[in-house]
Molecule: c-di-GMP-I riboswitch aptamer
């Protein structure tokens, strides 16, 4: 200097779990803790992986509501009222997708960086 990572030395991290804050969730911060890790240092670039606050859907389920329409009862007829239907319109609840929101101790890329048995 490269590769490479020892039953070396001499240090760093710190995963399940408890608490305690923070966040709609995923999950993140501090303490306790130690499964493990040669970059389990940094970045978060692409893939994977977690979440869905807000958005889409003319999505489905219930409420509600005015007009107008049809249908049935009623009638000599008409209008009213009443009932049901189908549509529309909030609202609410649900299902689906959806990251701008996470992991990064998932798998590649950048990047810097200890120690030397070989």
């Nucleotide at each position: 200097u490269g590769c490479c990572g020892a039953u070396a030395a001499g240090g760093g991290c710190a995963a399940a779990u408890c608490c305690g804050c923070c966040g709609a969730a995923a999950g993140g911060c501090g303490g306790a803790g130690a499964c493990g890790c040669a970059a389990a240092g940094c970045c978060g670039c692409a893939g994977a992986c977690c979440u869905a606050c807000g958005g889409u859907a003319a999505g489905c389920c219930a409420u509600u509501a005015a007009a107008a329409u049809a249908u049935a009862c009623c009638u000599c007829c008409c209008c009213u009222u009443c009932a049901u239907a189908a549509a529309u319109a909030a609202u609410g609840g649900u299902u689906a997708c959806u990251a701008u929101g996470g992991u990064g101790g998932c798998u590649g890329g950048g990047u810097u960086g200890c120690c030397g048995a070989g």